RNA sequence: GAUGAACGCUAGCGGGAGGCUUAAUACAUGCAAGUCGAACGGUAACAGUAAUAAUUUCGGUUGUUAGCUGACGAGUGGCGCACGGGUGAGUAACGCGUACACAAUCUACCCAUUACAGGGGGAUAGCCUCGGGAAACUGAGAAUAAUACCCCAUAGUAUUACGGAAUCGCAUGAUUUUGUAAUUAAAGUUACGGCGGUAGUGGAUGAGUGUGCGUUCUAUUAGAUAGUUGGUAAGGUAAUGGCUUACCAAGCCGAUGAUAGGUAGGGGGCGUGAGAGCGUGACCCCCCACACGGGUACUGAGACACGGACCCGACUCCUACGGGAGGCAGCAGUAAGGAAUAUUGGACAAUGGGCGAAAGCCUGAUCCAGCCAUCCCGCGUGCAGGAUGACGGCCCUAUGGGUUGUAAACUGCUUUUAGAUGGGAAGAAUAGUAUCUAUUUAUAGGUAUAUGACGGUACCAUCAGAAUAAGCACCGGCUAACUCCGUGCCAGCAGCCGCGGUAAUACGGAGGGUGCGAGCGUUAUCCGGAAUUACUGGGUUUAAAGGGUGCGUAGGCGGUUUGAUAAGUCAGGAGUGAAAGUUAUCUGCUUAACAGGGAAAUUGCUUUUGAUACUGUCAAGCUUGAAUCGGGUUGAGGUUAGCGGAAUGUGACAUGUAGCGGUGAAAUGCAUAGAUAUGUCAUAGAACACCAAUUGCGAAGGCAGCUAGCUAGGCCUAGAUUGACGCUGAGGCACGAAAGCGUGGGGAGCAAACAGGAUUAGAUACCCUGGUAGUCCACGCCGUAAACGAUGUCUGCUAGACGUUGGGGAGCAUAGCUCUUCAGUGUCGCAGCUAACGCAUUAAGCAGACCGCCUGGGGAGUACGACCGCAAGGUUAAAACUCAAAGGAAUUGACGGGGGCCCGCACAAGCGGUGGAGCAUGUGGUUUAAUUCGAAGCAACGCGAAGAACCUUACCAGCCCUUGACAUCCUCUGACGAUUUCCAGAGAUGGAUUUCUUCCUUCGGGACAGAGUGACAGGUGCUGCAUGGCUGUCGUCAGCUCGUGUCGUGAGAUGUUGGGUUAAGUCCCGCAACGAGCGCAACCCUCAUCUUUAGUUGCCAUCGGUUCGGCCGGGCACUCUAGAGAAACUGCCGGUGACAAGCCGGAGGAAGGCGGGGAUGACGUCAAGUCCUCAUGGCCCUUAUGGGCUGGGCUACACACGUGCUACAAUGGCGGUGACAGUGGGUUGCGACCUCGCGAGAGGUAGCUAAUCCCCAAAAACCGUCUCAGUUCGGAUUGCACUCUGCAACUCGAGUGCAUGAAGGUGGAAUCGCUAGUAAUCGUGGAUCAGCAUGCCACGGUGAAUACGUUCCCGGGCCUUGUACACACCGCCCGUCACACCAUGGGAGUUGGUUCUACCCGAAGCCAGUGUGCUAACCCGCAAGGGAGGCAGCUGUCCACGGUAGGAUUAGCGACUGGGGUG
Repeated sequence: GAUGAACGCUAGCGGGAGGCUUAAUACAUGCAAGUCGAACGGUAACAGUAAUAAUUUCGGUUGUUAGCUGACGAGUGGCGCACGGGUGAGUAACGCGUACACAAUCUACCCAUUACAGGGGGAUAGCCUCGGGAAACUGAGAAUAAUACCCCAUAGUAUUACGGAAUCGCAUGAUUUUGUAAUUAAAGUUACGGCGGUAGUGGAUGAGUGUGCGUUCUAUUAGAUAGUUGGUAAGGUAAUGGCUUACCAAGCCGAUGAUAGGUAGGGGGCGUGAGAGCGUGACCCCCCACACGGGUACUGAGACACGGACCCGACUCCUACGGGAGGCAGCAGUAAGGAAUAUUGGACAAUGGGCGAAAGCCUGAUCCAGCCAUCCCGCGUGCAGGAUGACGGCCCUAUGGGUUGUAAACUGCUUUUAGAUGGGAAGAAUAGUAUCUAUUUAUAGGUAUAUGACGGUACCAUCAGAAUAAGCACCGGCUAACUCCGUGCCAGCAGCCGCGGUAAUACGGAGGGUGCGAGCGUUAUCCGGAAUUACUGGGUUUAAAGGGUGCGUAGGCGGUUUGAUAAGUCAGGAGUGAAAGUUAUCUGCUUAACAGGGAAAUUGCUUUUGAUACUGUCAAGCUUGAAUCGGGUUGAGGUUAGCGGAAUGUGACAUGUAGCGGUGAAAUGCAUAGAUAUGUCAUAGAACACCAAUUGCGAAGGCAGCUAGCUAGGCCUAGAUUGACGCUGAGGCACGAAAGCGUGGGGAGCAAACAGGAUUAGAUACCCUGGUAGUCCACGCCGUAAACGAUGUCUGCUAGACGUUGGGGAGCAUAGCUCUUCAGUGUCGCAGCUAACGCAUUAAGCAGACCGCCUGGGGAGUACGACCGCAAGGUUAAAACUCAAAGGAAUUGACGGGGGCCCGCACAAGCGGUGGAGCAUGUGGUUUAAUUCGAAGCAACGCGAAGAACCUUACCAGCCCUUGACAUCCUCUGACGAUUUCCAGAGAUGGAUUUCUUCCUUCGGGACAGAGUGACAGGUGCUGCAUGGCUGUCGUCAGCUCGUGUCGUGAGAUGUUGGGUUAAGUCCCGCAACGAGCGCAACCCUCAUCUUUAGUUGCCAUCGGUUCGGCCGGGCACUCUAGAGAAACUGCCGGUGACAAGCCGGAGGAAGGCGGGGAUGACGUCAAGUCCUCAUGGCCCUUAUGGGCUGGGCUACACACGUGCUACAAUGGCGGUGACAGUGGGUUGCGACCUCGCGAGAGGUAGCUAAUCCCCAAAAACCGUCUCAGUUCGGAUUGCACUCUGCAACUCGAGUGCAUGAAGGUGGAAUCGCUAGUAAUCGUGGAUCAGCAUGCCACGGUGAAUACGUUCCCGGGCCUUGUACACACCGCCCGUCACACCAUGGGAGUUGGUUCUACCCGAAGCCAGUGUGCUAACCCGCAAGGGAGGCAGCUGUCCACGGUAGGAUUAGCGACUGGGGUG
């Protein structure tokens, strides 16, 4: 885009079309084929007339008779019924289409023409009479007519037989003419005009037959055929013909697809498409076939007959049970089926048909109407103005905007359509009758008269009034159109991709929008897009696809010259190519759809005349393709026979002694019965080291010691010969690795299976020890491989460079070198090609010839069938079902028990720990009313928490409050509050009571408090996977990017890679890159040296004083304090490196190569952590999930883990002692000093708002003692008595004294930290804090050991490589098993369909025979009778249906079973 459509929602009108696609299923009822009295006998009905009778209202009415008239039932006869109408079951066919042919034919009615129609005869229906039967129907008898039937006559241009002649044809022959013989005709009627009849000829129309070409799928249908193919003769037909029969011959068809099977009416056309095509065959037209299924003939011009006959069968109906009737695939209609398809309408007015002389009759053909948005076309549902941009709705950043929207309201205008009223067609022309004209019958024309189903329809006019008239689908992308709410992987959507798991433009609703519009969507089907079957117009190295290789048949294709021919080809002419349709144009309906006219087109076929370049064919040549001959030459080419040495195994002998062998390490195994090892000899089988190589040969598979025989091929060279002999190659034939199979040999080594030993969780493996088939030979099978260059064969052409193998030629400086030319074999590379990778004279380039093969993945190279095979199996080769991918090449990452380079307390080298004990602390688990919550590998676990007795506190129990503990607004009131005392209560709180009573003011009020009202407050409630912010981690790792340019179809690459170097993408060099940014480094802080400035609270060298204390005077030199500066930069020297960057060593220096430490954390990753710091979207609670209070809990305790402290002791414990720091903190505080206490501490109190006073004692160190023990170690636990803080130490604080004195003797597997002022060890301070530290953060004292090195473990960086990963290896993914579902193969069988062969049966009927029964026409006969002819009957051939037996094929079902698919 389309449809004979259907379904959903919706629906105003008109015109034109269309309307059972399914059950060729069954049909009630009505109608669809009759007509002619001018063929006939006639008169049942109607009408008339006449006669007559009865009756009468005197008008008539009723009856009877008469075919007398108009007419006409039934019947005889003629014509029609073979047309028209329906359907598409069958049919793969001369069925259809197209073009020819009939010299092999027929044709009623019609036209033209020729001739004719004489004479006679016998029946029969109707009717009548009598019967049978329920009916359908039928029997007998009697009479009768014809255009019914019969006989005779006549007869040629008829027919048949035999002849003659002429002309013509491709031809069997045809046409014309002529002779003889034989045979066949007729019908009448009339209104007197005609109409009709018979025989022929010609025409027209219609029909029949034959032929060429075209016409679906399957080869998993390859052979088919006995009347089959042909001939002769006969029969039959309108006619040819095996159409039929007899005889003879053995043919005929088939790979250019016979036969068989499936499907199907064919064409004009229709839909689509640029076309070529593809799909289709409704309506209309042509042809065919069919008429309940099957068969058969009759009649007829025509049928094997839709509304005829007979028979068989199935079904339905009637029946008196004896027997009968029927055929809607005609028009309506019914049932059924189905998603689905209309009225039991009107009329013959028109067109057409049948009959008739005609009037006319008949006509479900036809013309019309009805139903249906089924399709096409047209029209309308208003038009113009109208902004306060109204109300309402919806949305938003919500005191306001946006949108719906000029939309509405409102004003004006119009009236198509619908409605009402009135008018009102065309389609009608004939015919008939009457009459006129042309000369008259004829015929033609005119006038008058009559005829409309549709239909009072189309159309026209008038009336009133915006009045009567809008929906459907969609809005994530494709694809035009976006927001809110609801829902929460639910409900649902979906054409593909895909949406939905709490912020859905994708579901549902709404608002808005988009598209189309009386329709809009959906479904189904076809074409297009699809170059996705490729003729036009595709491919085949790696995506699907080159046959394993050759030879060769058919076929396809084929060098060069000339001639002939004209099949292909080209041009002109002729015929045909129906109409309709399509195209353009003109015309008619108001337009269009629709209709009419002529045209173009119909690309085709046939025929004819030409042309001859090309192809073909024929003939004659040519040499360049191909082949042959001479001479050389190379090679693992093939095959047969012989020979050889090394190695291995075995055997014999000898020497010799304890192991050998094997592995990662071992064991099995061999060995004192003498192995392994060594020596000599013998024997067996298999394979051929070095040479040896991108080497060579072969068609491929493949081929390797040496020699010989036989044999094939290639290459080179020079001429000669043949003369296209060529290329490819469906089928076919041959060859064809390994494994395997059969028979017979052989068997050293190796070695499936098997055994043992190891390894392992297991180990039916990898490793080891053994070991059988096999490997080898001969003969025969098999016929497959990643049979690969994943690249078919042949030919020509298209830059080069460098190797190498085999020949030839030339030159030269000749062990050879250089140049050149053929044939191979390689690497690189241009043009070109390719999706890219890559290929590139050995093409995957440019062309030609031929063959094979491919058409999404899976199912499946499977099933079934067939062929081959001994088997294994091979070849050929599907479908159902299922998925939306499968695949190729390349890119960036990530990953690898891949590679290279490098780094890090990563390992190693060391030191000290943890893991064992007790305790502290955190976590899990358990428990509980609650044990609040979070954190979860590293990167949770002395973490949030720099400090839970109450508070904190978020948890639990109980008791209370509800505008609230807190904020803003409104109304009213005025105090509120502080203070005293008491009561109730656990307290919050409630009640009573005493005293005092506010501030500012612009005088309005405000601050503040209480009460009330509702907006709201409040939430440590949920979501860290809605978020901000902050933080952890990789990682202080050296990386992460951009602009421009360049390369690539592109993703991307380059830069950023490479060579060096660095802690570093640090720097240097190189480079299609050149630059730049965030990171690194530096800039910042601190420590280490010095200078300078400044000296109080700091310091004291010098001077003085002194109570001897820098205490005082004094000083600011030193220390120190804290400001400003200096200093370090590979700067200098040597070496090294590439004359670089840099590195190594040295000097000087307080410090040397980043001087130590800190702060500083790129792009990003982990949906990492945190909604319980804070902020915040959404959701949730609102007399509670909010708020207050008391008590409890967070402190529980069979257990497990993390982090620590203290120890286990002598490098120690205890005791003693006049040693030496630094950072910090302090007024609700630090608190000297004094007194008391064993002590924790208490009581007084100086000083200090701090370089001033205090905390403040530093501890390790040093001296003495203890002497290896559960101790003078260790201090848990417990008892008693106290101290301090605090409303309060019971749950649940810290400390002191006395007493008690547990485990523990250095810690398994495993694991952590640390590279120098570090580890280790020692103490000190601070934050939090009323009190509470073994934790955390700081401070100083003492103060080591070790680093060979980068193989390994872990983590990281760069380059490279592989990848089927991209959620990125914690990836992906294979198979069994279990379960569910689906389709399918096999299957004992079973049930149908179709079909074949053989036989049986044999209705109706044709034909043949018979015909003794019957018989009007003609003949004989006076007659009786006989004859000819015919009929019934009977017999036979053929044959439908039916039956029996056996096959073939196809489909359904089938216990069980096989694999497959999906989850």
Small-subunit ribosomal RNA from an uncultured bacterium, 1463 nucleotides, folded computationally. The coordinates come from a structure-prediction model, not an experiment, and the mean pLDDT is 84.